[in-house]
RNA sequence: CCGUCCGGGAGAGACCCCGCGCAAAACGCGGGGCGCCGAAGGGGCAACCCUCCCCCGGAACCUCUCAGGCAGCGCGGACCGGGCGGG
Repeated sequence: CCGUCCGGGAGAGACCCCGCGCAAAACGCGGGGCGCCGAAGGGGCAACCCUCCCCCGGAACCUCUCAGGCAGCGCGGACCGGGCGGG
């Protein structure tokens, strides 16, 4: 450095409308609308790295929100810690 396992792991509407399920409501599912989040991925700039210098190259948690996400649960989750294996 790479892979894998375990643990920790944030943010943002329990918004509005319509349809279906239901006797009705709640609730659930689907569609639409507006608002919002950034820590999978992706794009952009380039602090920084490399270089005597420049170019090339690499490059963020910055930025854009395409994707994804916005009660709880679940899934995902950059990053951190630990175990194991390989280089």

The RNA shown here (Glycine riboswitch aptamer) has 87 nucleotides and comes from a soil metagenome.
Its mean pLDDT, the model's own confidence on a scale to 100, is 77.
Its Rfam family is "Glycine riboswitch aptamer". Gene Ontology term of the family: glycine biosynthetic process.
The sequence is in RNAcentral, with records from MGnify.